[in-house]
Molecule: SAM riboswitch aptamer (S box leader)
Organism: Pelosinus sp.
RNA sequence: GGCUCAUCAAGAGAUGGUGGAGGGAAUGGCCCAAUGAAACCGCGGCAACCAUUUGGAAUAUCCAAAAACGGUGCCAAUUCCUGCGGUAAAGAUCGCAAGAUGGGAG
Numbered sequence: 001g002g003c004u005c006a007u008c009a010a011g012a013g014a015u016g017g018u019g020g021a022g023g024g025a026a027u028g029g030c031c032c033a034a035u036g037a038a039a040c041c042g043c044g045g046c047a048a049c050c051a052u053u054u055g056g057a058a059u060a061u062c063c064a065a066a067a068a069c070g071g072u073g074c075c076a077a078u079u080c081c082u083g084c085g086g087u088a089a090a091g092a093u094c095g096c097a098a099g100a101u102g103g104g105a106g
Base pairs, nucleotide, nucleotide: 003104004103005102006101007100008099013043015042016041017040018039022032023031024030028081029080044075045074046073049071050070052066053065054064055063056062079098083096084095085094086093087092
């Protein structure tokens, strides 16, 4: 990198240092940024996917709860909005695609 499963409307930084012009995946928008972007380091925080513990159970790739030491993740805007299809007068809504994160198999 490809495959597969789950989740994506909640939550959490007016943070210190280095750094200097970009960043928000891509297209188009719309935003953020010299009152300092990305990136890296530190500190702080959120959540609870894996792992852990407890209980249940139809013993399964199950359900519920606890805690947050461990493995990840995350901390502007719904995944910022978007593409395709269904319904719809429109707003909208449902599904799919794309993407992100985690688990699994190879």